Transfer RNA from Siphonaria sp. JEL0065, 72 nucleotides, folded computationally. Rfam family: tRNA. By type it is a transfer RNA. Rfam describes the family as follows. Transfer RNA (tRNA) molecules are approximately 80 nucleotides in length. The RNAcentral record of the sequence draws on ENA.

[in-house]
RNA sequence: GUCCCUGUGGCAAAGUGGUAAUGCGCUGCCCUCCGAAGGCAGAGAUCUUGGGUUCAAACCCCAACUGGGACG
Numbered sequence: 001g002u003c004c005c006u007g008u009g010g011c012a013a014a015g016u017g018g019u020a021a022u023g024c025g026c027u028g029c030c031c032u033c034c035g036a037a038g039g040c041a042g043a044g045a046u047c048u049u050g051g052g053u054u055c056a057a058a059c060c061c062c063a064a065c066u067g068g069g070a071c072g
Stems, first nucleotide, its partner, number of pairs: 001071005007065001010024003018055001026042005048064005
């Protein structure tokens, strides 16, 4: 330099056009003498950024950026 992949709550990770699951973690309650384990409930993501398409975009298109890889 060219090409490919990746980016979603604190972390991991689904979702592939109709406003986002799940696990771990976190908070509260139950349980316990107190904790752990277990049970119940809850908070937390406008989806890397900017633009475009669409009635509607995490999802499709363009550009940029982050991280990883292949070739030279």